RNA sequence: GAAUGGGCUUGGGCGGCGUCAAGUUCCGAACCUGGUCAGGUCCGGGAGGAAGCAGCCAUAAGGGACCGCUGGUGAGCGCCCUUGCCUAUUC
Repeated sequence: GAAUGGGCUUGGGCGGCGUCAAGUUCCGAACCUGGUCAGGUCCGGGAGGAAGCAGCCAUAAGGGACCGCUGGUGAGCGCCCUUGCCUAUUC
């Protein structure tokens, strides 16, 4: 110096994992949201009208679950490529 192998290391790719967002879904307001408002209340001579509690429905903030697929991010777990160094064997 060359060939083969091993260790550490630089960067990258793919995969996996964590996390956040997005997404899906569910829950979700004693009054302080909306709708519909029994009863009751009020106005009216009446017809009728008004506000409106409970209930029901929907939803905000927020929360739970899922997260195959999407985006960001973290550690650097696996494989591959790569940078540099060390090292074993053979010639």
A computed fold for a 91-nucleotide RNA from Anaerotardibacter sp., annotated as Bacterial small signal recognition particle RNA.
The sequence is in RNAcentral, with records from ENA.
The organism belongs to Anaerotardibacter, within Bacteria.
A source record names the gene ffs.